[in-house]
Molecule: transfer RNA
Organism: Phycisphaerales bacterium
RNA sequence: GGCCCCGUCGUCUAGCCUGGUCUAGGACACAUCCCUUUCACGGAUGCGACAUGGGUUCGAAUCCCAUCGGGGUCACCA
Numbered sequence: 001g002g003c004c005c006c007g008u009c010g011u012c013u014a015g016c017c018u019g020g021u022c023u024a025g026g027a028c029a030c031a032u033c034c035c036u037u038u039c040a041c042g043g044a045u046g047c048g049a050c051a052u053g054g055g056u057u058c059g060a061a062u063c064c065c066a067u068c069g070g071g072g073u074c075a076c077c078a
Stems, first nucleotide, its partner, number of pairs: 001074007010028004020058001030046005051067005
C1' cells in the first nucleotide's frame, strides 16, 4: 500500500441483510423504594449508547461516500 471485518448505555450484546409502532430492546452493574432483625437473595421503578462528517430519501442505527480508530490477511522492503 491492496482487500476484508468491526465500531450501539459503564461492560457484554440484540436490532443493520429487507429503512418506518425503535423518542433503539436485553443481561450485568449503578441509584431509589419494597421485602428481611441485618446482609445476601428476590421484587418494582429509574438512569444510561448508534465512532465523525456528508449524501440519498417523506423518513437512516440500518443504504451510499469519505474520514478516524481497532483487528485480520496479502504484497513490498530487508